[in-house]
């Protein structure tokens, strides 16, 4: 150099052949205890990597870039 995968809350990973994003631990508040743990109910948190394009509309299709992995040279 040049193929190929990856990128979605704090970590781990789904998801959708386009139509306002979930699961699992984790965090916080409450109930439960005499106090923890456990278990139960809410709950906050996500420009879904970055920038363009297509489209009423984009995590999702398409291009370009960054970063990591991997192959072949």
């Nucleotide at each position: 150099g040049g193929g190929g995968a990856a990128u979605u809350g704090g970590c781990g990973c789904a998801g959708u052949u386009g139509g306002u994003a979930g699961c699992g631990c984790g965090u916080g508040u409450c109930c439960u205890u005499a106090g923890c743990a456990u278990g139960g109910a809410c709950a906050a948190g996500g420009u879904c990597g970055c920038c363009g394009g297509u489209u009423c509309g984009a995590u999702u299709c398409c291009g370009g870039c960054a970063u990591u992995c991997u192959c072949c040279a």

The prediction has a mean pLDDT of 81. The RNA shown here (transfer RNA) has 73 nucleotides and comes from Bacillariaceae sp. RNAcentral records the identical sequence in 2 taxa. It matches the Rfam family "tRNA". It is annotated as a transfer RNA. Gene Ontology term of the family: triplet codon-amino acid adaptor activity.